[in-house]
Annotation: Transfer RNA from a Candidatus Moraniibacteriota bacterium, 71 nucleotides, folded computationally. Its mean pLDDT, the model's own confidence on a scale to 100, is 82. The organism belongs to Candidatus Moraniibacteriota, within Bacteria. Rfam family: tRNA. Rfam classes the family as a transfer RNA.
RNA sequence: UGGGGAGUAGCCAAGCGGUAAGGCAGUGGCCUCUGAAGCCACCAUCGGGGGUUCGAAUCCCUCCUCCCCAG
Numbered sequence: 001u002g003g004g005g006a007g008u009a010g011c012c013a014a015g016c017g018g019u020a021a022g023g024c025a026g027u028g029g030c031c032u033c034u035g036a037a038g039c040c041a042c043c044a045u046c047g048g049g050g051g052u053u054c055g056a057a058u059c060c061c062u063c064c065u066c067c068c069c070a071g
Base pairs, nucleotide, nucleotide: 001070002069003068004067005066006065007064010024011023012022018054026042027041028040029039030038047063048062049061050060051059
C1' cells in the first nucleotide's frame, strides 16, 4: 500500500430496514434473625461523521481502532 474480517451496556453476546434479546456484573426493592440463593424492577439510541429512506444497529460513502492475508 492492496484485499478480507471485526467494532452493540463494565464484560460476554443476539440482531440482517419498523424506535436493541439473553447471561454475568451493578443499583433499588421483596423475602430472611443476618447473609447467600430466589423473585421483581432499573441500566446501551449500537466506534465518529455524512448520505439513502416515512423509518437505519441493519443499506451506501468516508474516517478511526483492532485482527488476518498478500506484496